[in-house]
RNA sequence: GUUGGUGAAAUGGCCGCUCUUCCGCCAGUAGGCGGAUGGGAGGAAAGUCCGAACUCCGCAGGACAAGGCGCCUCUUAAUAGGAGGGUCCUAUCAGAUGAUGGGAACGGCAAGUGCAGCAGAAAGUAAACAUCCAAUCCGCUGUUUGGCGGAUUGGAAACAGGUGAAAGGGUGGUGUAAGAGACCACCGGUGUUUGUGGAAACAUGGGCAGCCGGGUAAACCCCGCCUGGAGCAAGACCAAGCAAUCCAGUGUGGUCCGCACGUUACGGAUGGGUAGGUCGCAAGAACCUGAUCGCGAGGUCAGGACCAGAUGAAUGGCCAUUAUCCGCCCUUUGGCGGUAACAGAAUUCGGCUUAUGAUCCAAC
Numbered sequence: 001g002u003u004g005g006u007g008a009a010a011u012g013g014c015c016g017c018u019c020u021u022c023c024g025c026c027a028g029u030a031g032g033c034g035g036a037u038g039g040g041a042g043g044a045a046a047g048u049c050c051g052a053a054c055u056c057c058g059c060a061g062g063a064c065a066a067g068g069c070g071c072c073u074c075u076u077a078a079u080a081g082g083a084g085g086g087u088c089c090u091a092u093c094a095g096a097u098g099a100u101g102g103g104a105a106c107g108g109c110a111a112g113u114g115c116a117g118c119a120g121a122a123a124g125u126a127a128a129c130a131u132c133c134a135a136u137c138c139g140c141u142g143u144u145u146g147g148c149g150g151a152u153u154g155g156a157a158a159c160a161g162g163u164g165a166a167a168g169g170g171u172g173g174u175g176u177a178a179g180a181g182a183c184c185a186c187c188g189g190u191g192u193u194u195g196u197g198g199a200a201a202c203a204u205g206g207g208c209a210g211c212c213g214g215g216u217a218a219a220c221c222c223c224g225c226c227u228g229g230a231g232c233a234a235g236a237c238c239a240a241g242c243a244a245u246c247c248a249g250u251g252u253g254g255u256c257c258g259c260a261c262g263u264u265a266c267g268g269a270u271g272g273g274u275a276g277g278u279c280g281c282a283a284g285a286a287c288c289u290g291a292u293c294g295c296g297a298g299g300u301c302a303g304g305a306c307c308a309g310a311u312g313a314a315u316g317g318c319c320a321u322u323a324u325c326c327g328c329c330c331u332u333u334g335g336c337g338g339u340a341a342c343a344g345a346a347u348u349c350g351g352c353u354u355a356u357g358a359u360c361c362a363a364c
Base pairs, nucleotide, nucleotide: 001364002363003362004361005360009322010321011320012319013318014317015316017040018039019038021036022035023034024033025032026031042342046353047352049351050350051349052348053347054231055230056229057228066227067226068225069224070223071085072084073083074082075081086106087104088103089102090101091100092099093098094097107222108221112220113219114216115215129161131156132155133154134153135152136151137150138149139148140147141146169187170186171185172184173183174182188212189211190209191208192207193206194205195204196203197202235279236278237277238276244270245269246268247267248264249263250262251261252260253259284306287304288303289302290301291300292299293298325338326337327336328335329334
């Protein structure tokens, strides 16, 4: 220096804010005012990335679409979280090979389709340059057969050229006009079959097959598995005002009435639910300690502690003392000065990610 952890002060007083309980006064419905008492942000309250609880809506069954996940086993309420293991890649150290650390979206490119900068002849059924070989033709030279150069056609892809991150298994041989897994031996890979070890991923050995088929799937896609939607502004209850509807007595009108009008009456009831209020809403898959089981994540048991709940959205300010750490002075005891970053609840919980000053710890 980097990375990962730790850490995020204590006590008292005064003045405020907000909530619970109690008391007093006012109102006598909700509540208002005053007093007392007690409580009042975080390790991430954040991002809203993943998983749940809870609530309402939807839902015969099946299929498609869309989205997500993808080595194995375990853990957890659950997850894309966590633990252990496997495989591959990579750094360092020692150097038959192993140890330690780091990383992986780690099913399939040998189902199909697509894509690929620069360089290069060619980036995938190879070969447009250059090259090797054969045949035919032409030219030059030479002449016993010939040699050299060029053109066309065909064969070839090699110990031949360089490019590139990567050039179509490797080495040696047989073979051929020249060549090639065309064929053979060994080595490597792949597929298949089988033995052994392992719970599995997988590891390791044998047999068979010339099968030798570059990269890319957080490219389309294929395979397997999973998934109903919206979210506490969910939602439940109470309910002014107002629309609407209904109700009795009595008077008048009318031949009468269950009719009309008026009156008691600015009456009573119903009613949907607006404003508003209450609940949801704070004791839990949570935390601490111990025992025990497990390599571990974690499980089980016992004990303990626990008072935020606002909504125009409280949780603040000042002072004193102390602690921590830092700086300066000092021989020392000590003295003086300074001392917070990121941030801030809004239904709750488990993860992940991101932000973060000083000190201390660990690794490099």
Bacterial RNase P class A from a marine eukaryotic metagenome, 364 nucleotides, folded computationally. RNAcentral holds the sequence, with entries from MGnify. Rfam family: Bacterial RNase P class A. Rfam classes the family as a ribozyme. Model confidence (mean pLDDT): 75 of 100.